Model confidence (mean pLDDT): 87 of 100. Small-subunit ribosomal RNA, central domain from an uncultured marine bacterium, 351 nucleotides, folded computationally. It matches the Rfam family "Bacterial small subunit ribosomal RNA". Its family is annotated with ribosome and structural constituent of ribosome in the Gene Ontology.
[in-house]
Context: one part of a larger RNA
RNA sequence: UUGGGUGUAAAGGGUGCGUAGGUGGAUCAAUAAGUUGGAAUUUAAAUCCCGCAGCUUAACUGCGGACCUGGUUCCAAAACUGUUGGUCUUGAGUUCGAAAGAGGGGAGUGGAAUUCCUAGUGUAGCGGUGGAAUGCGUAGAUAUUAGGAGGAACACCAGUGGCGAAGGCGGCUCUCUGGUUCGAUACUGACACUAAGGCACGAAAGCGUGGGGAGCAAACAGGAUUAGAUACCCUGGUAGUCCACGCCGUAAACGAUGAGUACUUGGUGCUGGAGGAAUUCAACCCCUUCGGUGCCGGAGUUAACGCGUUAAGUACUCCACCUGGGGACUACGGUCGCAAGGCUGAAACUC
Numbered sequence: 001u002u003g004g005g006u007g008u009a010a011a012g013g014g015u016g017c018g019u020a021g022g023u024g025g026a027u028c029a030a031u032a033a034g035u036u037g038g039a040a041u042u043u044a045a046a047u048c049c050c051g052c053a054g055c056u057u058a059a060c061u062g063c064g065g066a067c068c069u070g071g072u073u074c075c076a077a078a079a080c081u082g083u084u085g086g087u088c089u090u091g092a093g094u095u096c097g098a099a100a101g102a103g104g105g106g107a108g109u110g111g112a113a114u115u116c117c118u119a120g121u122g123u124a125g126c127g128g129u130g131g132a133a134u135g136c137g138u139a140g141a142u143a144u145u146a147g148g149a150g151g152a153a154c155a156c157c158a159g160u161g162g163c164g165a166a167g168g169c170g171g172c173u174c175u176c177u178g179g180u181u182c183g184a185u186a187c188u189g190a191c192a193c194u195a196a197g198g199c200a201c202g203a204a205a206g207c208g209u210g211g212g213g214a215g216c217a218a219a220c221a222g223g224a225u226u227a228g229a230u231a232c233c234c235u236g237g238u239a240g241u242c243c244a245c246g247c248c249g250u251a252a253a254c255g256a257u258g259a260g261u262a263c264u265u266g267g268u269g270c271u272g273g274a275g276g277a278a279u280u281c282a283a284c285c286c287c288u289u290c291g292g293u294g295c296c297g298g299a300g301u302u303a304a305c306g307c308g309u310u311a312a313g314u315a316c317u318c319c320a321c322c323u324g325g326g327g328a329c330u331a332c333g334g335u336c337g338c339a340a341g342g343c344u345g346a347a348a349c350u351c
Stems, first nucleotide, its partner, number of pairs: 003323004007305002012319001014201004021194003025088007033081002035077008049065006091191001092188003095184005103177007110154001115149007125136002162169002206247006215241002220236004258318006266296011300307002324351003333344004
């Protein structure tokens, strides 16, 4: 605590909705709260500053002047901000017509594969490794054929492709539902931006109750390796992973980059629309334009790396956060949670 900052040095909240607050388009009129100018009054004396004077000088003292900052009242101005009342359409929203999409919820359904069961064929191995062993197998395994059961995940398509606020979302069909984009301009007429608190959502793991359990697999057991091996490798294997309902509320929740608006040379891909030209028509190609998503790069910027119309450039508005390392994502207190723990969050001491 002014300032300076927040991609990588400390620092952007995990994300949205939204309350208070802050900020806010064009134009006309009024007003005079802020604002600007002037006047009056007050701001005690002493002190401080300037000048002069008195003690022989100085300190000191006296006299005169000046003075900071603010308050109150009155007069005036009306550009800007505010307030009030009109008007407007560019911001914002609505309407109509199109479009794309793994956006979300529910129900149903399909094939491949793994495992298991039954039956057939068949016989001595299989499996696994760097090499082995544990393990499985003459009570017939592995392999192969047919049938069945069950759970989970959806090869190819598939793409620096798409959608979503973020987390995230991928077989197919039906159904309910959110958002976005383009075109038209018909309507409303600033209704906007941001957002402390608040509310909601929020991967994985974990927790509670009840199901389910094929594969995988913390813990655990065994076999190896090794000086040891509480590991890496192998054989098994329980929670869990799945479903329903309820909690938890954290992540390198990352673009390590808050949201919004405006402005500022370009090139080249992909993706969703709209328009145009040419072509007999259509498609492709070409041109223009709006939205999204990548790469390269100019000015500028940056400590550098780099960023570069999707800015980390140039500006404005609002929020969050930082202020040397450790102690310390800690202690204490508060609060939330069933718990695990989360949020808030110091100091001594030390360098």